About this RNA:
A computed fold for a 346-nucleotide part of an RNA from an uncultured bacterium, annotated as small-subunit ribosomal RNA, central domain. Its mean pLDDT, the model's own confidence on a scale to 100, is 86. The full RNA is in RNAcentral, with records from ENA.
Context: one part of a larger RNA
This record gives sequence, structure tokens and C1' cells, in this order.
RNA sequence: GUGGGUAUAAAGGGUGAGUAGGAGAGACUAUUAGUCAGAUAUGUAAACUGCCGGCUCAAAUGACAGCCUUCAUUAGAAAAUUCCGUUGUUUAUUGUGGGAGAGGUAAGAAAUAUUCCCGGUGUAGCGAUGAAAUUAGUAGAUAUCAGGAGCAACACCAGUGAAGAAGGCGGCUUAGUGGAUCACAACUGACGAUGAGACAAGAAAGCGUGAGGAGCCAACAGGAUUCGAUACCAGGGUAGUCCGCGCAGUAAACGAUGAACGCUAGGUGUAGGGGUGCACAUCUGUGCGCCGCAGUUCACACAAUGUGUGUUCCACGUGGAGAGUGCGGCCGCGAGGUUGAAUCUC
Repeated sequence: GUGGGUAUAAAGGGUGAGUAGGAGAGACUAUUAGUCAGAUAUGUAAACUGCCGGCUCAAAUGACAGCCUUCAUUAGAAAAUUCCGUUGUUUAUUGUGGGAGAGGUAAGAAAUAUUCCCGGUGUAGCGAUGAAAUUAGUAGAUAUCAGGAGCAACACCAGUGAAGAAGGCGGCUUAGUGGAUCACAACUGACGAUGAGACAAGAAAGCGUGAGGAGCCAACAGGAUUCGAUACCAGGGUAGUCCGCGCAGUAAACGAUGAACGCUAGGUGUAGGGGUGCACAUCUGUGCGCCGCAGUUCACACAAUGUGUGUUCCACGUGGAGAGUGCGGCCGCGAGGUUGAAUCUC
């Protein structure tokens, strides 16, 4: 490299929109670049194949012919590809009209809980644990009532429920805003799918700077446990967690399953639409689930939301360990990220 692969054995990029590129739906006409077949020219020798010869025969060897993947010229073919023109609507947009939604951003006001502060009532205990102790409390705690401050998170509803490309998204109101979906079949008429690089957003932890700090809590010190206890348990507690603006760019970023389209039994539930229908019901399209046939699979399982089948494009793997390490490049304030070997060895 090929072949054959990528849910769990090595292997799907964490996600998007999109450039180059490669591949591209229906009908008609034309073209003949590629494609196909014919002719001509060219195509060393040997080998090989056929036939003939001479060494006694055979092998080796000699003669003749064929073969000789290419390229050029020429006159042709037109099913599919390319290209030119025309055309249609079913890909895909647009339009009109609906309903659904924790989709995203900004602003605002609220209730509950914990903590703290002030005051009232009240007195010796509280709290914690397997049992305790450290801590806090007669300078009046815990408990309870009233008032205040500040901060984070939004019980029930809540649902293999919703919406979002992924990360992620859940109290209420307002503003402007993205997408999907259904009905109609009015518009454009293949405008589409994929997508190296570049670009964008990207949990948690972390970094810079400025605010903030209720609760929780790495580090830390003290109390226990223990042979020890740099832990598990318990009382404290700083960074952090929260907010603004930047950086970082990684996760078991998981469905361990790349994206798109067509085809291939059914049954059942659920969310939002639409048609028929008084209703029960039934049909239809879009999601989210369960069961199950064909098929696939070593198996488990997957099974119209495929791990089936056909097509297109991208990414990735090629024994283990060394190693996601070293060196170099690029990026970063740094932590580090990204790209990514070899010796030795089994």
C1' cells in the first nucleotide's frame, strides 16, 4: 500500500457553520473530452507459445512466425459519466396561517431556607458520634417570638416529558431574539449532501483583573479512630464556588455508535400538531421510549431513532509495553494544550 475494519476487541474527530476538494436526483436535445471497439504506424534482443532443424536421443541450442499491456494518427459508436441548451417538481429554499417549548441574551421585582446582627421570653445545658472529643454556652447558648442585613439556589408541578449543534438548559415578569414542527401547495427551480485547512461556540477545575462572600469547602491546623492514619468520622477553615471583563480549550465532552439520503414485518406507550368523526375511535406527519421479525453479530445485543441494506464525503486504527512520553514546531501569563517519534524489550 492493499484487503478487511472502527457500540463493547486497535480505531468516530467533543460540537457546529462553512472554504478548497472529491462525489451528486428527473425528462428532452446536442456534443464526444473521458469511455468503447476498428484500421494504420510504432513496438531492441532474450524469454514465452507454435512449427521446423542440427548435436545418436533428451535438455541446452539454431531458424521462422506469433506474442509484445504503451503512445500517436485516422475514420466511428452514444447506454451511463462530463459538458452545452431547454424543461419539470419530488431534493432544498421562500411565502401565508397555526400551535408547542427549562432554546439563547439583557433587565427587573418576589417568596422560602441557612447564616449573621439588634431586641423580647427563658435557663443549663446545646451540638456531634458507632462511642466520644475538639468547638460554641452563666459575659446567658440551644429553643422560641419580632425586626433587620447579605448571599446562593429556585421545593411541589416534574414525566425513559420539552427545546438546543454540542457543552449545557428548570421560580416569576418584561423587552427584543435563534431554531424546529404542522397545515396550505402560492414562489424559486437541483439552488442540495459531505467537508482537509482556517473560523465559531465549548462542563468542571485552573489563571489574570475588579467587585462579592450566606452556605458548602481543596489546602491547613486542632479532635477522634488506628500498630500507624499525611484517610474514612466529627468541630473549624482559606483559595474556590457566585458576578463583570479577559485567558485557557480539555473530560468516561458517552449512545463509548461521524454526517446525509433511499429501501427493508409488525405491536405498544408518550409529547406537540393536522384530517375524518357527536363521541369512542381511526388515519397522517414530527419527536422521545419499550417490545419484536427479516437481516447483521464470536457473543452480548442492534433491529425504520440500526450495530440491516445501497450510495456519497470526512475522521480514525494496523501486536503489547516504551508513550500520548522525548525532541522540534505552533499556541498559552502560567498550569499546560496540540502535533507526535525512536532506542531497548516481550
Overview
Its Rfam family is "Bacterial small subunit ribosomal RNA".